RNAcentral holds the full RNA, with entries from ENA. The part of an RNA shown here (large-subunit ribosomal RNA, domain IV) has 331 nucleotides and comes from Gastrodia javanica. Its Rfam family is "Bacterial large subunit ribosomal RNA". The gene name in the source record is rrn23. The coordinates come from a structure-prediction model, not an experiment, and the mean pLDDT is 85.
[in-house]
Context: one part of a larger RNA
C1' cells in the first nucleotide's frame, strides 16, 4: 500500500459528466391519503402514530380494552418499499445483440391498403409431393401503421399498379409473288464435255395475316413519391391583410416548433438558483417538424433518458480509527 468490513466530532452533495458508491427507508396494525383519470386506477401516493412482558376483562381461537412494569432501544437477531415534483420517449405484459448494447430498437391489441372463389391465392422442389388447411372471405397470403383520443390536407405531371380496348408499332410461324441453286429429261455429239430445263427439293427477298407488350387513353396517395421565388403597397416607424408578375402536377392544410429535428446559438424573454450550455413555459426568424415513412394529445406503465427538491449520508471538506486476508520476513 491492496482487497472485504465496521465506527467516525462539524457540516451535509461543497464530490462528480452525473448522488456512482454508500447510507437512509422496511415487517404487521390503526388513521390519513392530492392532482390528474380511460373512474378501473394514481395508493403502500404524501404524512402520522402504534407494537415487548405481566395481571384482569370480553373469550373457542384471534383480537380488543383497563391498569402495572422493564430497557437508549420491543417487526430488539435474521429478514425487511426511500419519498415527491416537471419533461422526453415508447401506450402497456412481454421479445432482442449466448460473451462490450435490454432500448425510444422489436412484437403488440386496434386501424388500413392490397391480392386470393378453393385444383384459391402465397410458399418450396426439376418433378413427384406438401404447407397453407382435413382451413373456405367473420377465412388465408403480403405492405404500411401502432393501445385511446382528436384527426389525417393539397398534388396523378414522372415511377409503380388498374382499367379500355377504337388508333399506331411489333415476333416466331404461315403466304400470293419475284428471284437463286439444284433437277429425272432435251439438244450439241456419243458414258466423263458443254448449253437449256416443267414438276418437285433447297434458299434469298417480299406483298399480306398476326398475340400480348409498348405507344394513347383514362383512374389511383393508408401506391414510390413531391407539397415555390421575386418586386411593390397602410397618414412616425415597423410590418403587410393587399396587389403585380414568373415558374409548377401542386406549391405545406391542420397541429407542433432552438424540438431525440436549430446550423448561427449558451437565439430571445420569463421561472427555478447567489451564481444555470442542462431543464421548464412562451415566442417563430422551422438553415433543414408537418399529417398512418402517421400528425399533436394522453391516465396508467418502465431496471429507459432528462431537470428539480426532501430525507440520508465519508461522495466530498480532509481525513482518522479498527478488524480480517494479501503485501514483508523464515520455511
Nucleotide at each position: 500500500c491492496u482487497c472485504u468490513c465496521u465506527c467516525u466530532a462539524a457540516g451535509g452533495a461543497a464530490c462528480u459528466c452525473g448522488g456512482c458508491a454508500a447510507a437512509a427507508u422496511a415487517g404487521c396494525c390503526c388513521c390519513g391519503u392530492a392532482a390528474c383519470u380511460u373512474c378501473g386506477g394514481g395508493a403502500u401516493a404524501a404524512g402520522g402514530g402504534g407494537u415487548g412482558c405481566c395481571u384482569c376483562u370480553u373469550c373457542a381461537a384471534a383480537a380488543a380494552g383497563a391498569g402495572g412494569u422493564c430497557g437508549u432501544a420491543g417487526u430488539g437477531u435474521c429478514c425487511a418499499g426511500g419519498c415527491c415534483c416537471g419533461g422526453g420517449c415508447g401506450a402497456c405484459u412481454g421479445u432482442u445483440u449466448a460473451a462490450c448494447a435490454a432500448a425510444a430498437a422489436c412484437a403488440c391489441a386496434g386501424g388500413u391498403c392490397u391480392c386470393c372463389g378453393c385444383a384459391a391465392a402465397g410458399u418450396c422442389a426439376u418433378a413427384a409431393g406438401a404447407c397453407c388447411a382435413u382451413g373456405u372471405a367473420u377465412g388465408g397470403g403480403g405492405g404500411c401503421u401502432g393501445a385511446c383520443g382528436c384527426c389525417u390536407g393539397c398534388c396523378c405531371a414522372g415511377u409503380g399498379c388498374c382499367g379500355u380496348a377504337a388508333g399506331g408499332u411489333u415476333a416466331a410461324a404461315g403466304a400470293a409473288g419475284u428471284u437463286a441453286g439444284u433437277g429425272g429429261c432435251c439438244u450439241g455429239a456419243u458414258u466423263a464435255c458443254a448449253g437449256g430445263g416443267u414438276a418437285g427439293c433447297u434458299g434469298a427477298c417480299u406483298a399480306c395475316c398476326u398475340a400480348a407488350g409498348c405507344c394513347c387513353c383514362g383512374g389511383u396517395g393508408a401506391a414510390c413519391g413531391g407539397c415555390g421565388g421575386c418586386c411593390g403597397u397602410a397618414a412616425c416607424u415597423a410590418u403587410a391583410a393587399c396587389g403585380g408578375u414568373c415558374c409548377u402536377a401542386a406549391g405545406g392544410u391542420a397541429g407542433c416548433g432552438a424540438a431525440a429535428u436549430u446550423c448561427c446559438u449558451u437565439g430571445u424573454c420569463g421561472g427555478g438558483u447567489a451564481a444555470g450550455u442542462u431543464c421548464c413555459g412562451a415566442c417563430c426568424c422551422g438553415c433543414a417538424c408537418g399529417a398512418a415513412u402517421g400528425g399533436c394529445g394522453u391516465a396508467a406503465c418502465g431496471a429507459u433518458c432528462u431537470g428539480g427538491g426532501c430525507g440520508c449520508u465519508g461522495u466530498c471538506u480532509c481525513g482518522g480509527a479498527g478488524a480480517g486476508a494479501g503485501a514483508c520476513u523464515c520455511g